[in-house]
C1' cells in the first nucleotide's frame, strides 16, 4: 500500500431499528466474636467521534480514528 476484524460499565463480555444488561469488581446492609463464603440493596455507560437514512439508529449507509490479523 491493500483487504478483514473489533471499540458498549473500572475490567471481560451480550444485545440489536423503540429511551441497554450480565458476570467480575466497588460501595452499605445482613449473616460471624471476627475473617472469608452467602444474600440482599445501590451506585457506574447520551454504546469511539462526525454526517447521512428513518417517526425513530448501539444497531442500516458514508468517509474518519485507535487497536488487532492477514497480503504486499
Nucleotide at each position: 500500500g491493500a483487504g478483514g476484524g473489533u471499540g458498549u460499565a473500572g475490567c471481560u463480555c451480550a444485545g440489536u431499528g423503540g429511551u441497554a444488561g450480565a458476570g467480575u469488581g466497588c460501595a452499605c446492609a445482613c449473616u460471624u466474636a471476627g475473617c472469608a463464603u452467602g444474600u440482599g440493596u445501590g451506585a457506574g455507560g447520551u454504546c469511539c467521534a462526525g454526517g447521512g437514512u428513518u417517526c425513530a439508529a448501539u444497531c442500516c449507509c458514508c468517509a474518519g480514528u485507535a487497536c488487532c490479523c492477514c497480503c504486499a

A computed fold for a 72-nucleotide RNA from Vicugna pacos, annotated as transfer RNA. The RNAcentral record of the sequence draws on Rfam. NCBI's taxonomy places the organism under Eukaryota, Eumetazoa, Mammalia, Camelidae, Vicugna. Rfam family: tRNA.